Model confidence (mean pLDDT): 75 of 100. Bacterial RNase P class A from a soil metagenome, 323 nucleotides, folded computationally.

């Protein structure tokens, strides 16, 4: 640095939950016995699928997710490798398609932060003023200083970043303006490699900033909700249909008719509860409390449909390899 592994033991006691049996019972449930009872993350819930309901004729738009290569995985990931940064190694990190499709950003300082531009310097022109200086006295040219036009980006200065870097030619002073090397781009070939890529030669304009975890373009994939899904489904209350011993009205009586008490069936919704759900597992929802003794004195944290991967927390120890 890397890659694995542990996560206090042993023992006694009172407890707590599941299941299996057996004993008591006032039928609720007690009580013995015997077995089982959180983690590497159970943790975020960040993918991916099982399962479930719902929805889909193709097909686009919107939206989202990912993006270097090869292998293996349904995926999600994983493993080898390439490139780029860090590091004296070992190794670790990297949302790693495109900025010459197109829209936009780029703090502060700086003149300018992208179709350049021009503070200060540097050149050349013209005008005014001063100074000396030479004159055929009409001027001439030479220096400084300032105004205006005008080229120029070498050289200062700012910045995370300044429109290749050295040198040399050239110029009024410079500049890829031209020339040599070099670094970068781009196309073409040859070489090793599946492949991403690496080494090389040759050409070419002479150089093209940087941000896509900004919008956006390419490519590749994606119905929606989640176990509080979802199935069953009591009693009590309600509807609809029969039956109605007997009662109450209606009638003077009877027959009929209607009503109510009860009495079957059937019906929707959905509560309780079960199922779904587990070789730990519920819905007041268990896995604890304590003493002893020993060690290196114990960390992060505890299951709620299951699996599988990521990521986060982590006291202290062990084991292997590398440098």
């Nucleotide at each position: 640095c890397a890659g694995g592994c542990c996560g206090g033991g042993u023992g006694a006691c009172c407890g707590c939950g599941g299941c299996g049996c057996c004993u008591c019972u006032u039928c609720g449930g007690a009580g013995a016995c015997g077995u089982c009872g959180a983690g590497g993350a159970a943790a975020g819930u960040c993918c991916g699928g099982a399962c479930a309901c719902c929805g889909c004729a193709g097909g686009g738009c919107a939206g989202g997710a990912c993006g270097c290569u090869c292998c293996c995985g349904c995926g999600a990931g994983g493993g080898a490798g390439g490139c780029g940064g860090u590091g004296a190694a070992a190794a670790c990190c990297g949302a790693c398609g495109g900025a010459a499709a197109g829209u936009g950003g780029c703090a502060c300082a700086g003149a300018a932060a992208a179709c350049a531009g021009a503070c200060c310097g540097c050149c050349g022109g013209u005008c005014g003023c001063g100074a000396a200086u030479c004159u055929c006295c009409g001027g001439a040219g030479u220096c400084g200083c300032g105004g205006c036009c005008g080229g120029u980006a070498a050289g200062g200065g700012u910045g995370a970043a300044a429109c290749g870097g050295u040198g040399g030619g050239g110029u009024a002073a410079g500049a890829g303006c031209c020339c040599a090397c070099c670094a970068g781009c781009g196309g073409c070939c040859c070489u090793g490699g599946c492949g991403a890529c690496a080494g090389g030669g040759c050409c070419g304009g002479c150089u093209c900033g940087u941000c896509a975890a900004a919008c956006c373009c390419c490519g590749u994939c994606c119905g929606g909700u989640g176990c509080a899904a979802g199935g069953c489904g009591a009693a009590c209350a309600g509807g609809c249909u029969c039956c109605g011993c007997c009662g109450a009205c209606g009638c003077g009586g009877c027959c009929c008719g209607c009503c109510g008490a009860g009495g079957a069936g059937c019906c929707g919704g959905g509560u309780a509860g079960c199922c779904g759900c587990a070789c730990a597992g519920a819905u007041g929802g268990a896995u604890g409390g304590c003493c002893a003794c020993c060690c290196u004195c114990g960390a992060c944290a505890g299951a709620a449909u299951c699996c599988g991967g990521c990521u986060u927390a982590c006291a202290g120890g062990c084991c292997u390899g590398c440098u």